Context: one part of a larger RNA
RNA sequence: ACCAACUAAGGGAAUUCGGCAAAUUAGUCCUGUAACUUCGGUUGAAGGGAUGUCUAUCUUUGUGAUUUUAGAAAUAUUAUUGCAUCGGUAGAUUACAAUAACAAGGAUGGCCCGACUGUUUACCAAAAACGUAGCCAAGUGCUAAUCCGUAAGGACUUGUAUACUUGGUGAGACCUGCCCAGUGGUGGUGUCUCAAACCCCUUUUCAAGGGGGCUAAGGCCCAUUAAACGGCGGGAGUAACUAUGACUCUCUUACGGUAGCGUAAUACCUUGUCGUCUGAAUGGCGACUUGCAUGAAUGGUUUAACGUGGUUGUCACUGUCCCUAGUUGGAACCUU
Numbered sequence: 001a002c003c004a005a006c007u008a009a010g011g012g013a014a015u016u017c018g019g020c021a022a023a024u025u026a027g028u029c030c031u032g033u034a035a036c037u038u039c040g041g042u043u044g045a046a047g048g049g050a051u052g053u054c055u056a057u058c059u060u061u062g063u064g065a066u067u068u069u070a071g072a073a074a075u076a077u078u079a080u081u082g083c084a085u086c087g088g089u090a091g092a093u094u095a096c097a098a099u100a101a102c103a104a105g106g107a108u109g110g111c112c113c114g115a116c117u118g119u120u121u122a123c124c125a126a127a128a129a130c131g132u133a134g135c136c137a138a139g140u141g142c143u144a145a146u147c148c149g150u151a152a153g154g155a156c157u158u159g160u161a162u163a164c165u166u167g168g169u170g171a172g173a174c175c176u177g178c179c180c181a182g183u184g185g186u187g188g189u190g191u192c193u194c195a196a197a198c199c200c201c202u203u204u205u206c207a208a209g210g211g212g213g214c215u216a217a218g219g220c221c222c223a224u225u226a227a228a229c230g231g232c233g234g235g236a237g238u239a240a241c242u243a244u245g246a247c248u249c250u251c252u253u254a255c256g257g258u259a260g261c262g263u264a265a266u267a268c269c270u271u272g273u274c275g276u277c278u279g280a281a282u283g284g285c286g287a288c289u290u291g292c293a294u295g296a297a298u299g300g301u302u303u304a305a306c307g308u309g310g311u312u313g314u315c316a317c318u319g320u321c322c323c324u325a326g327u328u329g330g331a332a333c334c335u336u
Base pairs, nucleotide, nucleotide: 002330003329004328005327006326007325008324010322011321014320019317027051028050029049030048031047036041038171052093053092054091055090056089057088058087061084062083063082064081065080066079069076070075094098106315107314108313109312110311111310112309113307114306118130119129134169135168136167137166138165139164140163146155147154148153172302173301174300175299177232178231179230182229183228184225185224186223187222188221190220192219193218198213199212200211201210202209203208233251234250235249236248237247260294261291272288273287274286275285276284277283
């Protein structure tokens, strides 16, 4: 020097990417408890007080003894009392310290994500990923659809559309706009197209070949379907300062992004601008917002509760630090 455990005056996060680690808190009883809320919660919110032993007194429960009255007795009842025991009140008393050891929550505010309990990369990831209840769509009438098997047969199911299967979304609340041109799905129709088989003709016969006709599904065509895959513009001008542009014109598309939200886990420019928190913030929060390249079940916006989730404040606390020092044990080193 190292490992493990512990202690430090004064300061108290100045350390650090970041309070990582450590410290604080802790049991029980009493009191008290805000915003918000799905009225259940949040909640042990936060905050404050008490806690040992002895004495006195009151009380709870159990059990024994004596006694009064009634009774033949069992038993019931009245009063006194012993022991043990629950709890209250008052006083005294010891220590620095009374849940004296062990054991045993630090608290709280803002925002993001995911509703929640749950699941996961056995051995670097526990999460915002997966699942979930709820919502939606499609298929399926039972010898069902779907799945396993070459088959026999089997699962779903000894179930029957309030059922089963497949896919999407993901509690609740408020909602879910426009587009069917493309790619899919579904339905329909017949003047078109179209294979083999079949029919007819044919190179004088046979065979092979050639030509024509009929024709299913499909294609073509016509509808429909976006909680199907997906998509949701540009250029000019215009109001009595300027600016802006309700309005007008024009090109163009299947339709030209609605409600919301918005510098975002999405914003290049960007450390955007303004406010606020700080002594100081590429940070947090609140606004603004033509948004390089937001946007509605590829769900949009919110939301109490929850989270070993992410981020940013505050109080308490502390050897994280100023700034190191010491103790105990181990290991190591030196000598032998």
Predicted 3D model of a 336-nucleotide part of an RNA (large-subunit ribosomal RNA, domain IV) from a groundwater metagenome. It matches the Rfam family "Bacterial large subunit ribosomal RNA".